[in-house]
Context: one part of a larger RNA
RNA sequence: CGCCGAUUCCUGAGGGAAUCCGACCACAGUACGAGAGGACCUGGUUGGGGGAACCUCUGGUGUACCAGUUGUCCUGCCAAGGGCACCGCUGGGUAGCUAUGUUCCCAACGGAUAACCGCUGAAAGCAUCUAAAGCGGGAAGCCGUUCCCAAGAUUAGGAAUCAAACCUUGUCCUUCGGGCAAGGGGGAGGUCCCCGGGAGACUACCGGGUAAAGGCAGCAGGUGUAAGAUCCGUAAGGAUUUUAGCCGAGCUGUUCUUAGUCACCGAAAAAGAACCAGCCGUUG
Numbered sequence: 001c002g003c004c005g006a007u008u009c010c011u012g013a014g015g016g017a018a019u020c021c022g023a024c025c026a027c028a029g030u031a032c033g034a035g036a037g038g039a040c041c042u043g044g045u046u047g048g049g050g051g052a053a054c055c056u057c058u059g060g061u062g063u064a065c066c067a068g069u070u071g072u073c074c075u076g077c078c079a080a081g082g083g084c085a086c087c088g089c090u091g092g093g094u095a096g097c098u099a100u101g102u103u104c105c106c107a108a109c110g111g112a113u114a115a116c117c118g119c120u121g122a123a124a125g126c127a128u129c130u131a132a133a134g135c136g137g138g139a140a141g142c143c144g145u146u147c148c149c150a151a152g153a154u155u156a157g158g159a160a161u162c163a164a165a166c167c168u169u170g171u172c173c174u175u176c177g178g179g180c181a182a183g184g185g186g187g188a189g190g191u192c193c194c195c196g197g198g199a200g201a202c203u204a205c206c207g208g209g210u211a212a213a214g215g216c217a218g219c220a221g222g223u224g225u226a227a228g229a230u231c232c233g234u235a236a237g238g239a240u241u242u243u244a245g246c247c248g249a250g251c252u253g254u255u256c257u258u259a260g261u262c263a264c265c266g267a268a269a270a271a272g273a274a275c276c277a278g279c280c281g282u283u284g
Stems, first nucleotide, its partner, number of pairs: 001152001005162006014149004020048007032037001049106006058099004065092005070085006109144003116137004166184008189265003193209005212258003215254005221247003228241005
């Protein structure tokens, strides 16, 4: 931009992905075979490989969380802190992200077939599975079935729902109230803007414009018992106050803060005839 002005939900022409490979157990030491050996079919269990989703568990990461600690500089000094040194180093670690972790799928079935195996059966009194008519069986392959995208499928599909009154002018019927046309106005809905996002390069997408985000409160969770004070010790240090103090992303609540909107965009119509076909049915 198109598709009849929209919102929501669908259909599925068409396209894509996948459809993998074992082992063990039972049947059964059965059928078969002199023996040695040793099944089909069917049912069950469990792996490898591949894929998807997720973070409850096991771990990783977690440079905005906590603690310990070295050197040095600074806050006048002590104490307590801050900066720099690969995040200085070290020990942990929420959310998120993640695999080596967890869950699930690669199942079953149908159809038409290939090689091949057949039935009936002539040409050709027999025989013959048939490059005779006719009829079956038969693959991890093919077409469906499964999952995903999908109406730009321009043949642009379907369903539900929504989409003003009013004013002016002209005209017609005139029952003095209507119809029609044009203009205005408004309108379903949308955009812009703002607050955000397990969405994201931008755009797009999703949520919100009064519980959307931030703040605050509580909780979860992490770290591991702060500072100050008191006591013990000559001191380094230890104990108590103290399961403390601090705390990013998580959960719930609460209008304290910011969005609580300004503006803009925003549409058409019926019926008939003729012709037509990618539609349906009947007959031949």
Large-subunit ribosomal RNA, domain VI from a Candidatus Shapirobacteria bacterium, 284 nucleotides, folded computationally. The source organism's lineage runs through Bacteria, Bacteria candidate phyla and Candidatus Shapironibacteriota. The coordinates come from a structure-prediction model, not an experiment, and the mean pLDDT is 80. The sequence was found in a public genome assembly.